[in-house]
RNA sequence: CGGGAGGUGGCGUAACGGGAGCGCGCUCGGUUUGGAUCCGAGGGGUUGCUGGUUCGAAUCCAGUCCUCCCGA
Numbered sequence: 001c002g003g004g005a006g007g008u009g010g011c012g013u014a015a016c017g018g019g020a021g022c023g024c025g026c027u028c029g030g031u032u033u034g035g036a037u038c039c040g041a042g043g044g045g046u047u048g049c050u051g052g053u054u055c056g057a058a059u060c061c062a063g064u065c066c067u068c069c070c071g072a
Stems, first nucleotide, its partner, number of pairs: 001071007010024004018055001026042005048064005
């Protein structure tokens, strides 16, 4: 320098263009003498960034940043 893959709550990971879930973790409550386990409820996301297409974008397009892999 070229090509490919990825970037989504604290962590991991889903999501035909119709507005984002799940597991773990966290908080509260129940259970217990107490803790763990288990059960119930809740909070937490400008979907890496900027722009474009669209009635509507995590998803499509362009640019850009970061990480990994391959080649030179």